[in-house]
């Protein structure tokens, strides 16, 4: 110097004018006025997850269906987040991982090639026959999976022995699966030593295993208010006690589907059919699983302790328009030794708006700046 890698921050300033929302506090002709304080995000986006709140009269067990899947930690929860482990790629800093079963059971590996859970196309050895002086070459039997081909993969790899030629057939070292023993470690798993075995791949295929899981949503829901039509029809069974009435059975409803269980009604908080009115106000609405600063603890993630501080709350939806100067990127031109720097003209200035609320993923972003490792390369 010059390529990488992971992490953070900012992503426009200042004046001047005129304008807009809301809060409090004072006046007031009740129209509105003055002071004073606040006013869009890192994603306010996607609406993918988790949940705080609300209701569903009480929200139970169970199956189904859904979701997730190494270990231990965090956290109100999670499909999040930390560190680790395994496995894969990268000279590395480091990045990816739908990471429990394939030996419970089904399925599928196209094409190619003989042949994808099993073989024999070429070959290679033996036996026989034809044909040759012989060799060679043709037929048939018999035997092989080492060697060649197809392919992502062809029943483990190399080396010796052995055999008619071969093959774990034996041996030797290895590499895979399933054990045992010891030794680190909370653990996932790691090292080492041993036995036996040579049992491809696929669950982001279907399935087994374990875990977790009521619904519906702020257009949830409450309260006022004003208004129709407190309309209109139909349907409601059996028994059994004592008339009323009561009790049971059946039938209806609620509780996402389905089944106990549970409640309630049986002239109704049920079913069906026609039909009318409310499209209006206030709450709900910002004080929070908050922000920021310091200390303790832990690798971190994050936890506790102190201290400070209130930072929109709209409702056809405010928070912005004009000028000026600078900021900060690019091209040019002039100076210079120089492409540093100065100076001048011209152009740009990213992604993009809250609407109950918070925790995280996930996509988008001109530019600028910081903080730490990695490799190279040269000099010393």
């Nucleotide at each position: 110097g010059g390529a990488g890698c992971g992490g953070g921050u900012c992503g426009g300033a200042u004046g001047a004018u005129c304008g807009c929302u809301u809060c409090g506090a004072c006046c007031u002709u009740a129209g509105g006025g003055u002071c004073g304080g606040a006013g869009a995000g890192g994603a306010a986006a996607g609406u993918c997850c988790g949940g705080g709140c609300u209701c569903c009269g009480c929200a139970g067990g169970g199956c189904a269906g859904a979701a997730c899947g190494g270990u231990c930690g965090c956290u109100a929860a999670c499909g999040g987040c930390g560190a680790c482990c395994g496995a894969g790629g990268g000279c590395g800093a480091c990045c990816u991982u739908a990471g429990g079963g394939a030996a419970a059971g089904u399925g599928c590996c196209a094409c190619a090639g003989a042949a994808a859970u099993a073989u024999a196309c070429c070959g290679c050895u033996c036996c026989g026959g034809c044909c040759u002086a012989a060799c060679a070459g043709c037929c048939g039997g018999a035997g092989u999976a080492a060697g060649g081909g197809u392919g992502a993969a062809a029943a483990c790899g190399u080396g010796c022995g052995g055999u008619a030629a071969g093959a774990g057939c034996g041996c030797a070292c290895g590499c895979g699966c399933c054990g045992g023993c010891c030794g680190g470690g909370u653990g996932a798993c790691c090292g080492g030593u041993u036995g036996a075995c040579g049992a491809g791949g696929u669950a982001a295929a279907c399935c087994c295993c374990g875990u977790u899981u009521g619904g519906a949503g702020c257009a949830a829901g409450a309260c006022c208010g004003u208004g129709u039509a407190g309309g209109g029809g139909a349907g409601c069974u059996c028994g059994c006690c004592u008339u009323a009435g009561g009790c049971g059975a059946g039938g209806g409803g609620g509780c996402g589907g389905c089944c106990c269980g549970u409640c309630c009604c049986u002239a109704g908080a049920c079913u069906c059919c026609c039909g009318g009115g409310u499209c209006g106000g206030u709450c709900g609405c910002u004080u929070g699983a908050g922000g920021c600063c310091g200390g303790u603890g832990g690798c971190a993630a994050c936890a506790c302790c102190g201290g400070u501080c209130c930072u929109a709350g709209a409702u056809a939806g405010a928070u912005g328009g004009u000028c000026a100067u600078c900021g900060u990127c690019c091209c040019g031109a002039c100076u210079u030794a120089a492409u540093a720097g100065g100076u001048c003209g011209g152009g740009a200035u990213a992604c993009a708006g809250a609407a109950c609320c918070c925790g995280g993923c996930u996509u988008a972003c001109a530019g600028a700046c910081c903080c730490g490792c990695u490799c190279c390369c040269a000099c010393u």
About this RNA: Model confidence (mean pLDDT): 79 of 100. This is a predicted structure of a 380-nucleotide RNA (Bacterial RNase P class A) from an Actinomycetes bacterium. Its Rfam family is "Bacterial RNase P class A". Rfam classes the family as a ribozyme. Taxonomically the source falls in Actinomycetes (Bacteria, Bacillati, Actinomycetota). Of the family's consensus pairs, 98% are formed in the model.